[in-house]
Context: one part of a larger RNA
RNA sequence: UGAUAGGGGCCGGCACUAGCGGUGGAGCAUGUGGUUUAAUUCAAUGCAAAGCAAAGAACCUUACCAGGGCUUGACAUCUCACGAAUCCUCUUGAAAUAGAAGGGUACCUUCGGGAACGCGGAUACAGGUGGUGCAUGACUGUCGUCAGGUUGUGUCGUAAGGUGUUGGGUUAAGUCCCGCAACGAGCGCAACCCUCGUGUUUAGUUGCCACUGUUGAGUUUGGAACCCUGAACAGACUUCCGAUAAUAAGCCGGAGGAAGGUGAGGAUGACGUCAAGUCAUCAUGGUCAUUAUGCCUCAGGCGACACACGUGCUACAAUGGCCGGGACAAAGCGUCGCGAUCCCGCGAGGGUGGGAUAACCCCAAAAACCCAUCCUCAAUUCGGAUUGUAGGUUGCAAUUCGCCUGCAUGAAGUCGAAAUCGCGAGUAAUCCUCGGUCAGCCAUACGGCUGUAAAUUCGUUCCCGAGCCUUGUACA
Numbered sequence: 001u002g003a004u005a006g007g008g009g010c011c012g013g014c015a016c017u018a019g020c021g022g023u024g025g026a027g028c029a030u031g032u033g034g035u036u037u038a039a040u041u042c043a044a045u046g047c048a049a050a051g052c053a054a055a056g057a058a059c060c061u062u063a064c065c066a067g068g069g070c071u072u073g074a075c076a077u078c079u080c081a082c083g084a085a086u087c088c089u090c091u092u093g094a095a096a097u098a099g100a101a102g103g104g105u106a107c108c109u110u111c112g113g114g115a116a117c118g119c120g121g122a123u124a125c126a127g128g129u130g131g132u133g134c135a136u137g138a139c140u141g142u143c144g145u146c147a148g149g150u151u152g153u154g155u156c157g158u159a160a161g162g163u164g165u166u167g168g169g170u171u172a173a174g175u176c177c178c179g180c181a182a183c184g185a186g187c188g189c190a191a192c193c194c195u196c197g198u199g200u201u202u203a204g205u206u207g208c209c210a211c212u213g214u215u216g217a218g219u220u221u222g223g224a225a226c227c228c229u230g231a232a233c234a235g236a237c238u239u240c241c242g243a244u245a246a247u248a249a250g251c252c253g254g255a256g257g258a259a260g261g262u263g264a265g266g267a268u269g270a271c272g273u274c275a276a277g278u279c280a281u282c283a284u285g286g287u288c289a290u291u292a293u294g295c296c297u298c299a300g301g302c303g304a305c306a307c308a309c310g311u312g313c314u315a316c317a318a319u320g321g322c323c324g325g326g327a328c329a330a331a332g333c334g335u336c337g338c339g340a341u342c343c344c345g346c347g348a349g350g351g352u353g354g355g356a357u358a359a360c361c362c363c364a365a366a367a368a369c370c371c372a373u374c375c376u377c378a379a380u381u382c383g384g385a386u387u388g389u390a391g392g393u394u395g396c397a398a399u400u401c402g403c404c405u406g407c408a409u410g411a412a413g414u415c416g417a418a419a420u421c422g423c424g425a426g427u428a429a430u431c432c433u434c435g436g437u438c439a440g441c442c443a444u445a446c447g448g449c450u451g452u453a454a455a456u457u458c459g460u461u462c463c464c465g466a467g468c469c470u471u472g473u474a475c476a
Base pairs, nucleotide, nucleotide: 001476002475003473004472005471007470008469009468010467013464015460016459019423020422021421022420023419026314027313028312029311030310031309032308033307034305035304064300067297068296069295070294073125077124079121080120082118083117087102089100090099091098107114108113128288130287132285136283137282138278139277140276141274143272148187150185151184152183153182154163155162156161167178168177169176193266194265195264196263198234199233200232201231202230203229204228208223209222210221237260240254241253242252244250303442316416320375321374324371325370326369332363334361338355342351343350344349382413387408388407389406390405391404392403393402429452430451433448434447435446
């Protein structure tokens, strides 16, 4: 100087407390372990693996397994020979492939040939999702958005090192003030960036308002006040007042204000730690195999199932369930697509195809909510698993192994032990909705959006993991 202590002091954190809702019990979905298997491809394993890589495994993907094939190779460069290429038909086969037949020539040219493509030969090679993340780059997680981590000169010490960075206050903050053998500076903090909240100016179409039309139109005419949308500005800085503090930094209260003390949220992650993670994104050293650990293809597998764990969804009901009627969004997508209307069908859906390259048309019904009906506390009109059957749809293909619909069936489950998780306000909880991936979809996932809308916060004794100072230590 560090490390460490069931040492001390200070300090903050959904860390505890107070409170709300869950998980752990049930069924199902999904991931993992284990087991099984020809294969159940591989990686990730306390927090920081396990709805993770995967923003979507029927084939493909696909890396795994079995079978059938290829060996200069599916792909790249160089060289030689031939033929332009594409195309059509037949045979073989599960396909890959192998064989045969047909027609047919284009472009540039200095007529030698060339370009593109195909087939064949030779050698260098090509190819490897083979191993090593403990050889690496690059990227990422974590402590942690925690407030720390350093340096120049000076100075103290024989030196390792110290000082500055400690102390008194203060702050979300090494934030700022005061003091001080220190004086300065860089990386972090903050601010600069984006979104939301207010106003002004400007611009008004497809949006807004009024009239007309009739309850219909992308109607007609007019308007720029409002709403809204886009752009540019303004606005918040402890500015003003009072109290307090050391006439400081600041803190408390008030004013004005749409907003008040970081206004709310996001992006942004210092020096470093864990030989943390990834050689399967990519790149790459050395290493291994080279008629195979490379390549093509078809079928299977990644979807198995005594069990164990994680993350979720749906419930166990009356603050509810069913039926009928009525109301109010935001954000987003759409020409390989969204699809109105009308007709058919109980329905999934089918036929038709107005409109919109979108503030115009469509997806689109918002749902919880309100009014009214029945149910009356029961394994039920709760709950929907499971199974049978009849259908629809995407797609060469739905058996292994898709989704959806009708009818029938109607399991467990009556609020969950020990334990454990999230959350500080437009938050939790709850309700619907959209998107990416995508032919379709195993999405209850992930990422957005609006609606309804709480309770509690005395406080820091304790649990957890941080920061600063200090004490002990037979540790480095």